[in-house]
This is a predicted structure of an 86-nucleotide RNA (transfer RNA) from a marine sediment metagenome. Rfam family: tRNA. Rfam classes the family as a transfer RNA. The sequence is in RNAcentral, with records from MGnify.

RNA sequence: GCCGGAGUGGCGGAAUAGGUAGACGCGAAGGUCUCAAAAACCUUUGGGGGGCGACCCCCGUGUCGGUUCGAUCCCGACCUUCGGCA
Numbered sequence: 001g002c003c004g005g006a007g008u009g010g011c012g013g014a015a016u017a018g019g020u021a022g023a024c025g026c027g028a029a030g031g032u033c034u035c036a037a038a039a040a041c042c043u044u045u046g047g048g049g050g051g052c053g054a055c056c057c058c059c060g061u062g063u064c065g066g067u068u069c070g071a072u073c074c075c076g077a078c079c080u081u082c083g084g085c086a
Base pairs, nucleotide, nucleotide: 001085002084003083004082005081006080007079010026011025012024019069027045028044029043030042031041032040046059047058048057049056050055062078063077064076065075066074
């Protein structure tokens, strides 16, 4: 230099013939149980804003653009990383 794979919440890891992003697990927080603890079970868990509240709005899949009514998914460039060829 050329070719190919990967990049998604705090971590691992799903979802791709374009249609509710974050299933599931780990971790964390709160609770039940206990004399206390462990284990087990239940609930919650991206960011920002609004509302007394039930809830509502905006943003978010490495970065920046493009296509589209709509993009994690398609296209282009770039960044990081892994592998191959030279």